[in-house]
Context: one part of a larger RNA
């Protein structure tokens, strides 16, 4: 000089577009942050229509004995709408947070699988036949303070289970053909075995099972790269390899039995210490050096440790079990929680924002859709944190007013500066139109951006610095005191270096200072 997720001090008019806990991966009140589908299901409730009998008993006839039956009640039974606590589908593995751990095949590039998987989504080819047995909700009931737990009875599916169908799929056993560097990979036909389905409707959509290809998203493996310490020199016994065998989507000491003794290492193992990696970003003429806030890719956790269930996919932030620590409830027998989501709260801290509106728009889950649902987003708010942009006037104006400083007392300096005249209206205020963003409708932001009009120079300038590095200088106070200060260094009675002043210089809604970095 450049920089910054900055902090302090003194000053502060607008507006745009980013950007804000770097500390305690401290604790967490309260309210949100993931649900949806009645066109998979059987209840259950609401309401409106229709039928029946039932009550009910107006007008009306009447021979006064009845005859006739409208309103209107509630039953039942049906046919529609809506609503939903429970079964069941899907999604809750995405989206958000966060950087503790982690020096590692975690990143990062380059490749490999002849050792792998893929819900939904595209294309093809087949294809859905027939039965069964339960069980939530209900209704009854026991225990409990509660959370919940149980007992009988009933009842549906796209909920679960045989049965059939299959030569397409899987194994297993033997042949042929083609390919390759390879343990093998493809074709091909034969045997024997063994897996499959489900409907709902508004009848025209949606959905079901079987295989094969794609796609997409994952897994594993390999070359290189990737911080410091040798005041850390040996490390290691499932270790190194091999048979066999479990396991898994798959290779594999990934487990396991035997067997052999090997493997790693000054090309720094092992221990220590610190770090999430990158695209980038700051610097620099470059090589390099420094960092990984914001945005983007990947990896890790989700009070702290460990398990697994479920699923296509989790060993699962707002699921499940255990154990621990802490917190709240309790009738003391027992429960019940996890903000590194969004806001807010208190604690640390030099320091870091509202418990704000909206699904209108992207984008995401569900539904056939209407459409619900989305602290994702999109937006408003609060910080001069940043950068970018504009303004605080503009022309005239010498009696060079007046006030203040200085002075050789003439003046000089502030200084066309002010005032005074004559304009103009950007920003801010006021009034009035008023958008795009939205595809036929549907706008949070918002009566916002912008446009128009009409008033008034009024509402809007600080902050450092003047001894040399360095732009910019007098006179008074102080008197090695006070006091400054990046380095030199000033200060002891004439200080351009202190501390106020007048004047000057620098930048400028900032300006200084401190910290870090090159």
């Nucleotide at each position: 000089g450049g920089a910054u997720g900055a902090a302090c001090g003194c000053u502060g008019g607008c507006g745009g577009c980013g950007u804000g806990c770097u500390u305690a991966a401290c604790a967490c009140a309260u309210g949100c942050a993931a649900g949806u589908c009645g066109a998979a299901c059987g209840g259950a409730g609401u309401u409106u229509g229709u039928a029946a009998a039932c009550c009910g008993g107006a007008g009306g006839c009447u021979u006064c004995g009845g005859c006739g039956g409208a309103a209107g009640g509630g039953u039942u039974a049906u046919a529609a709408a809506c609503u939903u606590a429970g079964u069941g589908g899907c999604g809750g593995a995405c989206g958000g947070g966060u950087g503790a751990g982690u020096a590692a095949c975690g990143c990062g590039u380059g490749g490999g699988u002849g050792a792998c998987c893929u819900g939904c989504c595209g294309u093809a080819u087949a294809c859905a036949g027939g039965g069964g047995g339960a069980u939530a909700a209900c209704a009854c009931u026991u225990a409990g303070a509660a959370a919940u737990a149980g007992g009988u009875g009933c009842u549906a599916a796209u909920a679960c289970c045989g049965c059939a169908u299959a030569a397409g799929c899987g194994c297993a056993c033997a042949g042929c053909c083609c390919c390759g560097c390879a343990u093998g990979g493809g074709g091909u036909g034969g045997u024997g075995u063994g897996a499959a389905a489900a409907g709902c409707c508004c009848u025209g959509a949606c959905g079901g099972u079987a295989u094969a290809c794609g796609a997409u998203g994952g897994a594993c493996c390999c070359g290189c790269g990737u911080c410091u310490g040798a005041u850390u020199a040996g490390c290691u016994u499932g270790u190194u390899g091999g048979c066999g065998g479990g396991g898994u989507a798959a290779c594999g000491g990934c487990c396991c039995a035997c067997c052999a003794a090997g493997g790693c290492g000054a090309c720094g193992a092992u221990c220590a210490g610190u770090a999430g990696c990158c695209g980038g970003c700051c610097u620099g003429a470059g090589a390099g050096g420094g960092u990984g806030a914001c945005c983007g890719g990947c990896c890790a956790c989700a009070u702290u440790g460990g398990g697994a269930c479920u699923g296509a996919g989790a060993c699962a932030c707002g699921g499940c079990c255990c154990a621990a620590a802490c917190u709240c409830c309790u009738a003391c027998g027992g429960g019940a929680g996890g903000c590194a989501g969004c806001a807010g709260u208190g604690g640390g801290g030099a320091a870091u924002a509202u418990u704000g509106c909206a699904c209108a728009a992207u984008g995401g889950g569900g539904g056939a859709a209407a459409c619900c649902c989305u602290g994702a987003u999109g937006c408003a708010g609060c910080g001069a944190c940043g950068c970018c942009g504009c303004g605080u006037g503009a022309g005239u104006g010498a009696a060079g007013a007046a006030g203040u400083a200085u002075u050789u007392c003439g003046g000089u300096a502030u200084g066309u500066a002010a005032a005074g005249c004559u304009c103009u209206a950007u920003c801010a205020g006021c009034a009035g139109g008023g958008a795009a963003g939205a595809a036929a409708a549907u706008g949070a932001c918002g009566g916002u951006a912008c446009c128009u009009g009409a008033u008034u120079a009024a509402g809007a300038a600080g902050c450092c610095c003047c001894g040399g590095c360095u732009a910019a200088c007098u006179a008074c106070g102080u008197g090695c005191c006070a006091g400054c200060a990046g380095c030199c260094g000033c200060g002891g009675u004439a200080a351009u270096a202190c501390u106020g002043a007048g004047g000057g210089g620098g930048c400028a809604a900032g300006c200084g200072u401190u910290a870090u970095c090159c």

This is a predicted structure of a 518-nucleotide part of an RNA (small-subunit ribosomal RNA, 5' domain) from an uncultured bacterium. The full RNA is in RNAcentral, with records from ENA, Greengenes and SILVA. Model confidence (mean pLDDT): 84 of 100.